[in-house]
RNA sequence: AGGCCCGUGGCGAAGUAUGGAUAUCGCAGCUGCCUCCUAAGCAGAAGGUCGGGGGUUCAAAUCCCCUCGGGCCUG
Numbered sequence: 001a002g003g004c005c006c007g008u009g010g011c012g013a014a015g016u017a018u019g020g021a022u023a024u025c026g027c028a029g030c031u032g033c034c035u036c037c038u039a040a041g042c043a044g045a046a047g048g049u050c051g052g053g054g055g056u057u058c059a060a061a062u063c064c065c066c067u068c069g070g071g072c073c074u075g
Stems, first nucleotide, its partner, number of pairs: 001074007010027004020058001030044004051067005
């Protein structure tokens, strides 16, 4: 220098190919129930706008461009 892959709540992951409208699940944390207490179990609520910016579109996590970070390969 060129190419490929990854980046989604605090953590881990799904969703991207067929764009569709409140972004899903698990763990952790929080509240309540249960218990003598704790743990376990049960119930509930909160938390992200999808690494960042721009574009296309009625509509973008998803398509296009630029860019940042990480990993791998080639020279």
The RNA shown here (transfer RNA) has 75 nucleotides and comes from a Promethearchaeota archaeon.
NCBI's taxonomy places the organism under Archaea, Promethearchaeati, Promethearchaeota.
It matches the Rfam family "tRNA". The family's RNA type in Rfam is transfer RNA.
The sequence is in RNAcentral, with records from ENA.